[in-house]
RNA sequence: GGGCCCGUAGUUCAACCGGGAGAGCACCGGCAUGGCAUGUCGGCGACGACGGUUCGAAUCCGUCCGGGUCCA
Numbered sequence: 001g002g003g004c005c006c007g008u009a010g011u012u013c014a015a016c017c018g019g020g021a022g023a024g025c026a027c028c029g030g031c032a033u034g035g036c037a038u039g040u041c042g043g044c045g046a047c048g049a050c051g052g053u054u055c056g057a058a059u060c061c062g063u064c065c066g067g068g069u070c071c072a
Stems, first nucleotide, its partner, number of pairs: 001071007010025004019055001027043006048064005
C1' cells in the first nucleotide's frame, strides 16, 4: 500500500429482505427480611464520525476514524 470482516447501553450480544432500538449481567430505587445474601417490581443508559439515496437508514452507497485478519 491492497483485499476481507467488525464497530449498537458500563459489559456481552440481538434487531431476518430499509418502517416500533431490545435482552442477559452490571448500576440506581421500591417491596419482602431484624440485617445481609437472594427473590420480585420499576428505572437510568447506546446505533464510531460525516455526507448521499429514500416518504423513511442501525440496516443501502461513499469518505474518514478505530480494531482484527490475510497478501505484498
The RNA shown here (transfer RNA) has 72 nucleotides and comes from a Myxococcales bacterium.
The prediction has a mean pLDDT of 83.
The sequence is in RNAcentral, with records from ENA.